[in-house]
RNA sequence: AACACAUAUUGGCAAAAUUCACCGAAAGGGAAUGACGCAAAGCCAUGGAUCUACAGUCUCAUUUCUAUGGGACCAUGACAGCCAGGUUGCUGAA
Numbered sequence: 001a002a003c004a005c006a007u008a009u010u011g012g013c014a015a016a017a018u019u020c021a022c023c024g025a026a027a028g029g030g031a032a033u034g035a036c037g038c039a040a041a042g043c044c045a046u047g048g049a050u051c052u053a054c055a056g057u058c059u060c061a062u063u064u065c066u067a068u069g070g071g072a073c074c075a076u077g078a079c080a081g082c083c084a085g086g087u088u089g090c091u092g093a094a
Base pairs, nucleotide, nucleotide: 005092012038013037017033018032019031020030022029023028036081042087043086044085046084047083048082050078051077056073057072058071059070060069061068062067
């Protein structure tokens, strides 16, 4: 130095829930409170999984007529605290 990870040290992040006159069609994100947990629970949407469906396509029903409502499909949306991958980093026992 690298790999690995403890009943170690300095610290770090922050689940659920609640609140918000914030962003978004939604999923979700942001902020505050709060800690379930996490050795990368730092960053990256490259692959897969999962979530949502504005718009679009198809279809059914209604009918105030080219409209209204329902259903299905569908990411270009989301998700890094789902997995894999890439990348950066703290501490020091075996």
Molecule: c-di-GMP-I riboswitch aptamer
Organism: Paenibacillus riograndensis